[in-house]
RNA sequence: UACCGACAAACGCAAACCUGUUGAAAAGCAGCGGCGCAAAGUUAAUGGGUCUAAAACCGCAGUGCGGUCAAGAUCGCCAGACUACCGAA
Numbered sequence: 001u002a003c004c005g006a007c008a009a010a011c012g013c014a015a016a017c018c019u020g021u022u023g024a025a026a027a028g029c030a031g032c033g034g035c036g037c038a039a040a041g042u043u044a045a046u047g048g049g050u051c052u053a054a055a056a057c058c059g060c061a062g063u064g065c066g067g068u069c070a071a072g073a074u075c076g077c078c079a080g081a082c083u084a085c086c087g088a089a
Stems, first nucleotide, its partner, number of pairs: 004087002012037002018031005035076001041082003046079003049074003056068005
């Protein structure tokens, strides 16, 4: 330096539930909490997957219903890229 990851040690992150708040929603943020995580750090304008469907468009219809659609969301779905703590085998 590149791998690797101890019933090691130090420093960390924080699922669900609940409360508040933003949003059309998915979901985000803050508090609480701790299921888990050795990259659960960054990147969604790197690719794939998944979720949502406001606006738009189409149809029916009559001011509503149904459908399509991501530039919305997710990195704690997978892979890629970049960066990083510790150090036994």

c-di-GMP-I riboswitch aptamer from an Anaerolineaceae bacterium, 89 nucleotides, folded computationally. It matches the Rfam family "c-di-GMP-I riboswitch aptamer". About the family: GEMM was predicted in a large-scale screen for bacterial structured RNA regulatory elements. Gene Ontology term of the family: cyclic-di-GMP binding. The prediction has a mean pLDDT of 87. It was read from a public genome assembly, where an Rfam model found it.